[in-house]
């Protein structure tokens, strides 16, 4: 001086599945906003659940499978991931 892995920030990329029915407000019909309600549906915030698999046993970890509790089902935003900068930790060498 200083690599990998890991944290945060930030930019760019980022799928599915309802413009459903009742209500309520708002509004000059259209129509706009919302919902402790129903009823269909979505998995990639979060959480649960198998376990290939981490050489093997114990611990630990651990999908995009799978459940749908929570979340979401026009656009917007959200979004696991995944690239790029910055920063922060640690300290292989």
């Nucleotide at each position: 001086c200083g690599a990998a892995c890991c944290c945060g920030c930030g930019c760019g990329g980022g799928a599915g599945a309802g413009u459903g029915a009742c209500c309520g407000c708002c509004g000059u019909c259209c129509g706009g906003c919302g919902g402790c309600u129903c009823c269909g549906c979505c998995g990639a915030a979060g959480g649960g659940g198998c376990a290939a698999c981490c050489u093997c046993c114990c611990c630990g970890g651990a999908a995009c499978c799978u459940c749908u509790c929570a979340g979401g089902c026009a656009c917007c935003a959200g979004g696991a991931c995944c690239g790029c900068g910055c920063g922060g930790a640690u300290g292989a060498g």
Glycine riboswitch aptamer from Jatrophihabitans sp., 93 nucleotides, folded computationally. The sequence was found by an Rfam model in a public genome assembly. Taxonomically the source falls in Jatrophihabitans (Bacteria, Bacillati, Actinomycetota, Jatrophihabitantaceae). Of the family's consensus pairs, 86% are formed in the model.